[in-house]
The RNA shown here (SAM riboswitch aptamer (S box leader)) has 130 nucleotides and comes from Dokdonella sp. It was read from a public genome assembly, where an Rfam model found it. Its mean pLDDT, the model's own confidence on a scale to 100, is 79. Of the family's consensus pairs, 90% are formed in the model.

RNA sequence: CGUUCAUCCAGAUCGGCGUAGGGACUGGCCCGUUGUGCGACAUCCAUCGAUGUCGCGCUGAACGCCGAGGCAACCACGGCAAACCACCGACGGUGCCAAUUCCAGCGGGCAUUGUCCCGGGAGAUGAGCU
Numbered sequence: 001c002g003u004u005c006a007u008c009c010a011g012a013u014c015g016g017c018g019u020a021g022g023g024a025c026u027g028g029c030c031c032g033u034u035g036u037g038c039g040a041c042a043u044c045c046a047u048c049g050a051u052g053u054c055g056c057g058c059u060g061a062a063c064g065c066c067g068a069g070g071c072a073a074c075c076a077c078g079g080c081a082a083a084c085c086a087c088c089g090a091c092g093g094u095g096c097c098a099a100u101u102c103c104a105g106c107g108g109g110c111a112u113u114g115u116c117c118c119g120g121g122a123g124a125u126g127a128g129c130u
Base pairs, nucleotide, nucleotide: 002129003128004127005126006125007124008123013068014067015066016065017064021031022030023029025105026104027103028102035058036057037056038055039054040053041052042051043050044049069097070096071095074093075092077089078088079087101122106119107118108117109116110114
């Protein structure tokens, strides 16, 4: 990478690093895109000063990374016994901690035409197989 099975409307955040994006893809929608100092040069201006470019700083989010914390219970383990299911636990292996997988994408259903329902696809995670 491919493939099989199961699950995806519940639940769970702080600190540091870092800097203009992030939420898989496309569309929608959502989260974020902060405030400011100094110097040089150029232009304008009677002056005060203004504007622009460049450089150097301070500050600064989401996603991400790191640390800590938490959620959950797929695997493993324990309760557990000859054995299985269920249930309980949560030290270990993963996973997860804005929004239903954020919503839709393809097809179907209807006294009900909807913020509707059903199935599929895509995606994510786990446990196997090749």